[in-house]
Context: one part of a larger RNA
This record gives sequence, structure tokens and C1' cells, in this order.
RNA sequence: CGUAGGAGAAUUGAAGGGAGCUGUCCUUAGUACGAGAGGACCGGGAUGGACGUACCUCUGGUGCACCAGUUGUCGUGCCAACGGCAUAGCUGGGUAGCCAUGUACGGACGAGAUAAACGCUGAAAGCAUCUAAGCGUGAAACUCUCCCUAAGAUAAGUUCUCCCAUCCUUUAUGGAGUAAGGGUCGAUGGAGACUACAUCGUUGAUAGGUCGGAGGUGUACGCACAGUAAUGUGUUUAGCUGACCGAUACUAAUCACCCGAGGG
Repeated sequence: CGUAGGAGAAUUGAAGGGAGCUGUCCUUAGUACGAGAGGACCGGGAUGGACGUACCUCUGGUGCACCAGUUGUCGUGCCAACGGCAUAGCUGGGUAGCCAUGUACGGACGAGAUAAACGCUGAAAGCAUCUAAGCGUGAAACUCUCCCUAAGAUAAGUUCUCCCAUCCUUUAUGGAGUAAGGGUCGAUGGAGACUACAUCGUUGAUAGGUCGGAGGUGUACGCACAGUAAUGUGUUUAGCUGACCGAUACUAAUCACCCGAGGG
């Protein structure tokens, strides 16, 4: 810009893409078959491998603003307690998020028309013949069935709901202010390169803060006691705590502006 008014939702599916794999075991059954050795078709069930999708409850990885331990050195006047630097100084753990080696699920079932092949009826050719007319069976291949995208599918689809008879003029495929609605702007993240998308904007829990909780770390500082001291014990399952779950308007989402039909 189009989809012959302007909007907000929900959809149909032309078309396109994805997927499509397979082992072992049990049973039928030591049956059919076979002298024996051996050993099924068909049917039913269980459990795997690789691959794929989603997710983070579990198992783990990471987790440079979480916790603890610890070395050297410098600083806060000293002790104590802390802070800086040394690869994040080193080491041990670890929330959220992200992830796989973890968890869940998938390939199916079925239908149609077929390939090779196997048939029925059957002449040419009194027989025979699956084929010439006609009619069947038949595969991971094909078309559907499953999943995803999808009306710019210009043949531009469908359904529901909302708005509208206003002014101006040079009367036009014009302009202005508006309606439903949308945007700018702002707080953000289940989104993200930007854009877009999603939530919210005081009629408010959108982010921060605060409070409570979960989870993590592992028992803080100070004081008291024991010990010459290092240190230990008690207070103390303490103290601290990023992203997690809630509550709460304390802070910031203020005020405002713009676009947008004329009954098609």
C1' cells in the first nucleotide's frame, strides 16, 4: 500500500514444511514342518538403541553481585573486626536462569489408489490364457490420517462484536475536528540484536524498596566461661543471603499529545 467504511477478536485451510528408523525377549509353540538335527508363518505382549520435541520435579553441570574457609601483602591509628589486590588470589558448596548425561512424550492405528507380484471371469485363437472388455488381493514408496506455518490464497475467504447521518470549502478520489479503536510516552519481562511480542500505567502489584517465606551456606559479631596460649564451649539449626514464591503503594509508571470512519 492492497484486501471498496473504520476497528477489536475468533477462525477455515489453498499451499508449504516436519515426522516416517529399528533390535532383543516372552507367548502362540518346541506347535506346523522335518527321519533327525533343527524349527516357523500368522497373531498377542514386554523392554531397549539411535533420532526428534518439550521441560527442570528428580540426578547432575554452570552459576564473575550468594555463603563459608584460607595464604601473602597493603590500608581503616593499634587489638579485634573488616576492606583492597594477587586468574573470580586459591579452596569447598550453591538459589534462579540456561543446559544434558536428567525427566516426559513421539514414530502409531487406520483409510484410499497403486508397484512388482498373485488371482477371478474371459475371448481374439471352439482349447489354453491374470487382459484384450471387465473385476479383485497387494508395499516403509504416493494421497490422507499426526505436528507446525499459513488469506499478499491479489480468487486477498468466513464468523462474532464495536463505532458512525459532525463541521468547512475551491464540491473533490478534498480538508478539519472526532467515534470505536490505535499509537506516542512511561514501569517492565514469560519477549528480545533493533523492531516486534507480552504484562502493567493510580479504578494500579509493572519494576524497585520493605516485610514474610522458600532455597543456599553452615552456627556470625559481641559478650561470658575453660585454657599460659593456639583454640574450644555457650548464647546459636546462628548470622548472612542475586535472580525464586507471596504480601505491602514507601519510590517510579505524572501530566499530556498524536492518529483514526461518515452509512460504506
Predicted 3D model of a 264-nucleotide part of an RNA (large-subunit ribosomal RNA, domain VI) from an Oscillospiraceae bacterium. Its Rfam family is "Bacterial large subunit ribosomal RNA". The family has 102 seed sequences and 51,934 matches in Rfam 15.1.